[in-house]
Molecule: small-subunit ribosomal RNA
Organism: uncultured bacterium
RNA sequence: AGAGUUUGAUCCUGGCUCAGGAUUAACGCUAGCGAUGUGCCUAAGGUAUGCAAGUCGAGCGAUUUAUUUGAUUCCGUAAGGUUGAGAAUAAAUAGCGGCAAACGGCUGAGUAAUGCGUAGGAAUUUCCCUUUAUCUCGAGCAUAGCCCCGCGAAAGCGGGGGUAAUUCUCGAUAGUCCCUAACGGGUAAAGAUUUUUCGGAUAAAGAUAAGCCUACGUCCUAUCAGGUAGUUGGUGAGGUAAUGGCUCACCAAGCCUACGACGGGUAGCUGGCCUCAGAGGGUGGUCAGCCAGACUGGGACUGAGAAACGGCCCAGACUCCUACGGGAGGCAGCAACUAGGAAUUAUGCGCAAUGGGGGAAACCCUGACGCUGCGACGUCGCGUGGAGGAUGAAGGUCUUCGGAUUGUAAACUCCUUUUAUUGGGGAGCAAGUUCUGAGAGUACCCAAUGAAUAAGUGCCUGCUAACCACGUGCCAGAAGCAUCGGUAAUACGUGGGACACAAGCGUUAUCCGGUUUUACUGGGCGUAAAGAGAUGCGUAGGCGACUUUUUAAGUUAUUUGUUAAAUCCUGAUGCUCAACAUCAGGACUGCAAGUAAUACUGGAAGGAUUGAGUCAGGUAGAGAGAAGAGGAAUUCCUGGUGGAGCGGUUAAAUGCGUUGAUAUCAGGAGGAACACCAAUUGUGAAGACAUCUUCUUGGACCUGUACUGACGCUAAGGCUCGAAAGCGUGGGGAGCAAAACGGAUUAGAUACCCGUGUAGUCCACGCUGUAAACUAUCCUCGUUAGAUAUCUGUGUUAUCUUAUUAAGGAUUCUUUCUAUGAAAGGGUUACUAGAGAAUACAUGGGUGUCGUAGCUAACGCGUUAAACGAGGCGCCUGUGAAGUACGGCCGCAAGGCUAAAACACAAAGGAAUUGACGGGGACCCGCACAAGUAGUGGAGCGCCUGGUUUAAUUCGAUGAUCAGCGAAGAACCUCACCUGGGCUUGAGCUAUAACUGCUUUCUUGAUGAAAGUCGAGAGUCCUUCGAGGGUGUUAUAGAGGUGCUGCAUGGCUGUCGUCAGCUCGUGUCGUGAGAUGUAGGGUUAAGUCCCACAACGAGCGCAACCCCUAUCUGAUGUUAAAAUUACUUCAGAGACUGCCCUACCACAAUAGGGAGGAAGGAGGGGAUGAUGUCCAGUCAUCAUAUCCCUUAUGUCCAGGGCCACACAGACGCUACAAUGGUCGUUACAAUGGGUUUGCCAAACCGCGAGGUGGAGCUAAUCCCAUCAAAAGCGAUCUCAGUUCGGAUUGUAGGCUGCAACCCGCCUACAUGAAGCUGGAAUUACUAGUAAUCGCGCAUCAGCAUGGCGCGGUGAAUACGUUCUCGGGUCUUGUACACACCGCCCGUCAAGGCAUGGGAGUUGCUCUUGCUCGAAGCCCUCAGGUUAAUGAGGUCGAAAGUAAGGGUGGCGACUGGGCUUAAGUCGUAACAAGGUAACC
Repeated sequence: AGAGUUUGAUCCUGGCUCAGGAUUAACGCUAGCGAUGUGCCUAAGGUAUGCAAGUCGAGCGAUUUAUUUGAUUCCGUAAGGUUGAGAAUAAAUAGCGGCAAACGGCUGAGUAAUGCGUAGGAAUUUCCCUUUAUCUCGAGCAUAGCCCCGCGAAAGCGGGGGUAAUUCUCGAUAGUCCCUAACGGGUAAAGAUUUUUCGGAUAAAGAUAAGCCUACGUCCUAUCAGGUAGUUGGUGAGGUAAUGGCUCACCAAGCCUACGACGGGUAGCUGGCCUCAGAGGGUGGUCAGCCAGACUGGGACUGAGAAACGGCCCAGACUCCUACGGGAGGCAGCAACUAGGAAUUAUGCGCAAUGGGGGAAACCCUGACGCUGCGACGUCGCGUGGAGGAUGAAGGUCUUCGGAUUGUAAACUCCUUUUAUUGGGGAGCAAGUUCUGAGAGUACCCAAUGAAUAAGUGCCUGCUAACCACGUGCCAGAAGCAUCGGUAAUACGUGGGACACAAGCGUUAUCCGGUUUUACUGGGCGUAAAGAGAUGCGUAGGCGACUUUUUAAGUUAUUUGUUAAAUCCUGAUGCUCAACAUCAGGACUGCAAGUAAUACUGGAAGGAUUGAGUCAGGUAGAGAGAAGAGGAAUUCCUGGUGGAGCGGUUAAAUGCGUUGAUAUCAGGAGGAACACCAAUUGUGAAGACAUCUUCUUGGACCUGUACUGACGCUAAGGCUCGAAAGCGUGGGGAGCAAAACGGAUUAGAUACCCGUGUAGUCCACGCUGUAAACUAUCCUCGUUAGAUAUCUGUGUUAUCUUAUUAAGGAUUCUUUCUAUGAAAGGGUUACUAGAGAAUACAUGGGUGUCGUAGCUAACGCGUUAAACGAGGCGCCUGUGAAGUACGGCCGCAAGGCUAAAACACAAAGGAAUUGACGGGGACCCGCACAAGUAGUGGAGCGCCUGGUUUAAUUCGAUGAUCAGCGAAGAACCUCACCUGGGCUUGAGCUAUAACUGCUUUCUUGAUGAAAGUCGAGAGUCCUUCGAGGGUGUUAUAGAGGUGCUGCAUGGCUGUCGUCAGCUCGUGUCGUGAGAUGUAGGGUUAAGUCCCACAACGAGCGCAACCCCUAUCUGAUGUUAAAAUUACUUCAGAGACUGCCCUACCACAAUAGGGAGGAAGGAGGGGAUGAUGUCCAGUCAUCAUAUCCCUUAUGUCCAGGGCCACACAGACGCUACAAUGGUCGUUACAAUGGGUUUGCCAAACCGCGAGGUGGAGCUAAUCCCAUCAAAAGCGAUCUCAGUUCGGAUUGUAGGCUGCAACCCGCCUACAUGAAGCUGGAAUUACUAGUAAUCGCGCAUCAGCAUGGCGCGGUGAAUACGUUCUCGGGUCUUGUACACACCGCCCGUCAAGGCAUGGGAGUUGCUCUUGCUCGAAGCCCUCAGGUUAAUGAGGUCGAAAGUAAGGGUGGCGACUGGGCUUAAGUCGUAACAAGGUAACC
């Protein structure tokens, strides 16, 4: 760090899967040792038994025991004995009292914030401990224990009497504290003792511990959007250690919420741990900090501290005891048991260490802890030996049989002893010189023995390191994904071998990674998923142009505090090393506070004009709304003319029409839509908008020395608009037209086509809110080559027009006058002005096309971006299920918006490429069609096949490309099939060994259908005398097989197709598959040639070279000819568009015509078959791999069969007759064949087939073979089942052959069937061809209507390429690639799976109201010295009841969904998919 998987291949998008690491793990196989960690993840289910919290006699009385002492009593004369009050010492302890029990230990149910983490804070308490200061005086009342009495089964309880204290109470004192306006008032203590200490009280401070408050952070869900009445705040009071609605009274109506309140689900939080390059993601077991809990729920008491795990009270569930009255209990402490579960240990030892409680101490207690045990559960370490050793042993496996491998591996030799066993010694841990060790006779050391005691697991097709054999045969099975398995499996199972890790190895589960596959780092949205139909008005939010001053929130720098320890990193040290442990340093990226800086962002104040807007003057427009007007056309109505059809279609029919249609003329009515102009035009936010006029009105653009002064952009939610269809109410209704009806089409036709026709389409007012609402391209701003077209402004401008506007000027005419002039009127002109048109340039705004850079997976986009940047919003995250279900909102409904999951698959998809295909297009070719000729299909027969039959009818071929095919010839043989009879190293072949007999061999008998079996006889190879060869028998290898697989193969062959195609090298283009070359323009039979060209060349094909043939020349001449000719053989010539013409063409290639020539444009024919396709055919020609049979699937023999016969098909022959039949007669060929048993002449016999015969011929000599027939000539038949036709059958013969019955051919005589030219359909042929006529040959003993050849006679037609079939090139579409015989959709039927609805039923949970109300704190009253106690009250758990919300289980029936090698019906989509598809 990547890899596999969508495709024929490619690039992309995109999911799935894998390789890594980890775990409180479990399971499978296996197992030597040690060290060190770790061990109920499930039932916070239930627990027998033992232990886990006690201690203090130096607080107290009392009791017991022991020792000592001993008052006293009694007995005794005495000695002595007895009694034993009291005291002392030692030990013990039930009770009172003190301290501890709130720690330690366990668990994670609850808890989404009363929690935790980080950083802060003020209104608090704190036993024990430390420091400081002061005090410690005096009295008193009880009570347990004890004694007596009583109750009870027990637990235990009650009454009476008496007693102590560091128990309790009071008084005194009072610096603190409290109350009071002040004076003042109130508030404490405990003693013990060995005589030195330990205590007690108060106050202050510290330390420790705890409580409280604030900010920020802390999972999913909006298919949870509103929540909240002590709720939010205030005042006052109460309460607490303390702040505070913590509680109460009153007042106000607030408070939280889209920065997600409230609700639901899930969950202890953290330091850390795992992973990761990091950012993140996951997780919270062990260790440590905090929290919470202790059977479930509630509650207080004691205390410094608890709402108390091993305390109390109450309620509930459960368990136990009971004398039935009542009691007892709480392992989520350590062990242990049971249950659950895939799954988690000993009812161990010890307080020796560390720590804790009590005590002055000794000491006691301590399942905390220290140890040991069990478990490969994890991590770390060690071992299972080391060195040598080739005959490369044996065995195994494989084999090309040579060998290879296991493998220096073993054996064997030498060595060592970690470990193991045995024996001996033997610690540290002890701190405190003594004493004290559970672990433990452990660690460690020494010695002895002896390689001795110790290797497995997974995998081996790719990813992924590692390959062979056998078995199996889509079976059994494997598999993480892709996939593997249907007889040659490196993928299944086994064996051998290899690879990986190793006391472990695999599997499963889970997490992170890979995955940039949620993208902050770090993705996208034209076509792959994705821009909401528009964004007009615009809220919140986000972002925001220039400039001055200021501030210092963001930002930056620095300092301080904190970030517990452990963990992590680095460096050391200690266990033999390591894991592990200890020490030191760093880090802990965070938070807070202080200081400083001021460029940028933000805040504040001010200024300016370029963004934005306003104003003024103009311009274009199917922009919107309202009212009115118009003409053409359709239809209908009325009337006229007219007279038989009209209409419609591919063709028809339904329909209309003699009651007069269609057609035509005139008039009228009514509704809807607006031809031409018209355009790649214009306008609008989009939908959309088109006759004309008027009114009202929105926006855009241009120009300007005017004005405001950032007023802006975007925009969640919201408002609004929104084609068609549809809905409601009321109108209207000409045409068109869902539904419906009829006619056609069709296998069907609920369609396409035709005829009718209702909603609707139109108007008004409402609703609906969706479309492939598309530029499949969100809005705004800026930057970045051009070319060209068009719409609309503005500026300058060459030119033109002005009958229309008209002032001036010029000119002309008329009239008048004051007359070289003036006035009035009219005309002309186009000079100035104005208006209009129009050219060019410049500059704005819109709409198109092409295109540079750049971008893009490609297609393509390209100043109208999909380029380069900025801001904002929306949306996407595999395909299907599904835009579906449920829920919510909207709607009259139809329905819309929002929007999942289970389950299934390993793909789905985009763009482009090469093919193939199309009832797509263009061009071209072919007896492909057309034009012709002759047929087939009908008959009989032949032959082949299917089917059927059979003992067997052997096998194969079996669309074109099988079917007169393998088969150039099945009576036996052939022969493979069947029946029967035989043989078994075999019928034939090779080798070895042994044996003995014989010596190649011949004759013959019996039996038998034969094969064979059993016999007899005769004969005697070679020799160097050893033997050799042959034969026989036996044995072993083996032989043999027309047995299987043509889908294991070679070779050969068919077909597309004698079609013109198929490729390569280098270069170029493309990310790539690929393209170019080989696409263009001509031309050809041709990828033939020419021109052009990012291609230039080359190869296999085409053509040519080869053979035959047509003409000629030369030569040749046997058995030919002999007069030439013809003929035979050999070698040449000739034909090349070479010549001429062409207004054919581009001066080319070529084409058309002509001459000459035997032949003319490839002269005719043959051989020759590119890359490949059909898994085409053949294992039965042959060869060959694997498998199979081996007294048989081999081999020999006899007979049968392949020849069957209801039927069906292919190919042929003969015919149906007069272009003919029969008879007679007359001609003309060519190719071939012939000595093993051949061809056979003449002659003779027979009607004939044939026979006799034997000349000739080893063949240009002889024979088949007079070599022909059709043809010609003549006669007859006269249209009929015939003098046509010859099937069938009978009789008699001939030939071949061992053999002619099954089952041959021929002859003669007799018989004389069907058939009178053939339906749908279909075949061949373009010239010496079709048609017709005979002849020859191969096979062969015999058998030819078949095959292969030969010659004779000898046509018709081709306008042409629309159509059919096949092929070639280019192009286009494609969802096909097994490639259209493709792909693929839906219903129905069957099995399976998950799921929605569902009358209901049954749980869980939450809320609210009401009822009842335990314990208990508190309050009131009674009671009393204080109390106890009693009564009542507020709150209050649980329970009950009523209602509601949420969420599960089951559920008759029902809905769709998904899925399952070969079910049914159709054929909707993909090609123009046969009606273009889709929304």